RNA sequence: CGGGUCAGGACGAUGGUCGCGGGGAGGCUUGCCUCCUCGAGGAAAGUCCGAGCUCCACAGGGCAGACUGCCAGGUAACGCCUGGGCGCCGCAAGGCGACGGACAGGGCCACAGAGAACAGACCGCCCCGGCGAAAGCCGGGGUAAGGGUGAAACGGUGGGGUAAGAGCCCACCGCGCGGCUGGCAACAGACGCGGCACGGCAACCCCCAGUCGGAGCAAGGCCAAAUAGGCGGCGAGGUGCGGCCCGCACCGACCAACCGGCAACGGUGAGCCGCGGGUAGGCUGCUCGAGGUGAUCGGCGACGAUCAUCCCAGACAGAUGACCAUCCGGCCGUUCGCGGCCGAACAGAACUCGGCUUACGUCCCGACCCGUGCC
RNA sequence: GGCGCCGUAGCCAAGUGGUAAGGCGGAGGUCUGCAAAACCUCUAUUCGUGAGUUCGAUUCUCACCGGCGCCU
Numbered sequence: 001c002g003g004g005u006c007a008g009g010a011c012g013a014u015g016g017u018c019g020c021g022g023g024g025a026g027g028c029u030u031g032c033c034u035c036c037u038c039g040a041g042g043a044a045a046g047u048c049c050g051a052g053c054u055c056c057a058c059a060g061g062g063c064a065g066a067c068u069g070c071c072a073g074g075u076a077a078c079g080c081c082u083g084g085g086c087g088c089c090g091c092a093a094g095g096c097g098a099c100g101g102a103c104a105g106g107g108c109c110a111c112a113g114a115g116a117a118c119a120g121a122c123c124g125c126c127c128c129g130g131c132g133a134a135a136g137c138c139g140g141g142g143u144a145a146g147g148g149u150g151a152a153a154c155g156g157u158g159g160g161g162u163a164a165g166a167g168c169c170c171a172c173c174g175c176g177c178g179g180c181u182g183g184c185a186a187c188a189g190a191c192g193c194g195g196c197a198c199g200g201c202a203a204c205c206c207c208c209a210g211u212c213g214g215a216g217c218a219a220g221g222c223c224a225a226a227u228a229g230g231c232g233g234c235g236a237g238g239u240g241c242g243g244c245c246c247g248c249a250c251c252g253a254c255c256a257a258c259c260g261g262c263a264a265c266g267g268u269g270a271g272c273c274g275c276g277g278g279u280a281g282g283c284u285g286c287u288c289g290a291g292g293u294g295a296u297c298g299g300c301g302a303c304g305a306u307c308a309u310c311c312c313a314g315a316c317a318g319a320u321g322a323c324c325a326u327c328c329g330g331c332c333g334u335u336c337g338c339g340g341c342c343g344a345a346c347a348g349a350a351c352u353c354g355g356c357u358u359a360c361g362u363c364c365c366g367a368c369c370c371g372u373g374c375c
Numbered sequence: 376g377g378c379g380c381c382g383u384a385g386c387c388a389a390g391u392g393g394u395a396a397g398g399c400g401g402a403g404g405u406c407u408g409c410a411a412a413a414c415c416u417c418u419a420u421u422c423g424u425g426a427g428u429u430c431g432a433u434u435c436u437c438a439c440c441g442g443c444g445c446c447u
Base pairs, nucleotide, nucleotide: 001371002370003369004368005367006366008364009363010362011361012327013326014325015324016323017322018321020039021038022037023036024035025034026033027032028031041346045357046356048355049354050353051352052351053216054215055214056213062262063261065212066211067210068209069208070084071083072082073081074080085099086097087096088095089094100207101206105205106204107201108200109199122147123146124143125142126141127140128139129138130137131136155173156172157171158170159169160168174196175194176193177192178191180189181188182187220284221283222282223281230275231274232273233272234271237251238250239249240248241247242246257268258267259266260265291310292309293308294307295306296305297304298303328343329342330341331340332339333338376446377445378444379443380442381441382440385399386398387397393430400418401417402416403415404414405413423439424438425437426436427435
């Protein structure tokens, strides 16, 4: 200098004028005025995970369902993050990975192909017999090296061996088993044994290990206002008394209805469900929180501890805007005096946090890798 | 703001791992003097889009896009 890989940061500052939303103080003519102060984001988004908070439910177990899935750690928790292992990609820095189990069992593997899971012989190779002058043909048998089909063909390469072949035998690799060493572990390493027995799919059922009660701030609480307790449907057994219909009393909790995901079971228990009608206001929850910033210490790191310091939107049809001046930053032009343009893209709070994912333009900064040249 | 469901031809739709039924409509043909009816043939390659799992995806998984419904 060129190419690349990671990690992080900023999206203006100050002052003034006008305007909007919240809070506070003061004034008076009590619904206005004056002053002070605060006022969008890295994603406020998607609502995909995890929590706080609130209400409902809650004897305990079982079943069903949903989710997670190498190991260790971090965290309030997580499907997130950090470190490590293994696999794949890259020359490298580095990146990516739903990464438990396919001898517990079931299921599937279309088409093609001889054969698709205790498989199989189409072409081929080899041996024997018969026919034939020969080429070869027919019959019997052996084989799985080579060809062919397929996404996948029952270990791979080389050598020996054989009629031809074959883990038939040997070496190496792979695979399986066993203990040993290192490591908390995932796993790795070397050694010994086994001649091969073990195809793929678990983002098919399933098995193993683990987690999970349901709903959501339109949760929930208070006040005010309003109305017709109007219409339809469903709703239980026994005993006693009165002659029966029926009524009354007592018992009861099977059944009705509702709740608990489901069944058992338990709770509430005379109501329950649907239609129709009315209200469309206010207060609260509501913003101080697993909070931000800085320093020191512990840790490879995620993160944690201690101290100091700061208060940082709370609307309810929903505020957060416009202009001017100076400075800062970037780009362009330059007669080097300066002049011009821009501060953008994606977007925009609505109970609050921790993550993930998605959208997105410009600028700044750091570390590392590869190539080339020079010193 | 929160919660749930859906997307297959111009329209309505079945299919839930093995290469997309059916109906309406449309185009062409047969029949007829001409039409209607009837009959025959054709009409989906981006199954909303993009990735992934698998030999193979409309189907399974994830992320986006669009639409619909419910709440007080």
This is a predicted complex of two RNAs, RNase P RNA and transfer RNA, with 447 nucleotides together.